[in-house]
RNA sequence: GAUUUAUAAAGAAGAGGUGAGAGAGCAGGCUCCAUGAUCCUCUAGCAACCAUCAGCGCAGACUGAAAAGGUGCUACUUCCUGCCCAGUUUUGGGACAUAUAAAUU
Numbered sequence: 001g002a003u004u005u006a007u008a009a010a011g012a013a014g015a016g017g018u019g020a021g022a023g024a025g026c027a028g029g030c031u032c033c034a035u036g037a038u039c040c041u042c043u044a045g046c047a048a049c050c051a052u053c054a055g056c057g058c059a060g061a062c063u064g065a066a067a068a069g070g071u072g073c074u075a076c077u078u079c080c081u082g083c084c085c086a087g088u089u090u091u092g093g094g095a096c097a098u099a100u101a102a103a104u105u
Base pairs, nucleotide, nucleotide: 001105002104003103004102005101006100007099008098013043014042015041016040017039021032022031023030026082027081028080029079044074045073046072049070050069052065053064054063055062078097083094084093085092086091
């Protein structure tokens, strides 16, 4: 990098460094930003995918607990829309894409 499965309206910020754009890409909107965004590091925290423990069970799956370990995350719903379906001022559902985890390759 590719494939499969699951999840994505909840939750959780301070310091130091950097220094101009940033919120994945394109377009349109909206928003953040020299009162320092983005990114990096450290510390703290959130969550509970893997792993751990308990219950049940042939097994898988499931339920619960805990948070030392492997990841992830800590502005805006994955910031919103884009394609399809239904409805028609506003909406709902789905798909695609993306992100993350686990497994396989």
Molecule: SAM riboswitch aptamer (S box leader)
Organism: Pontibacter indicus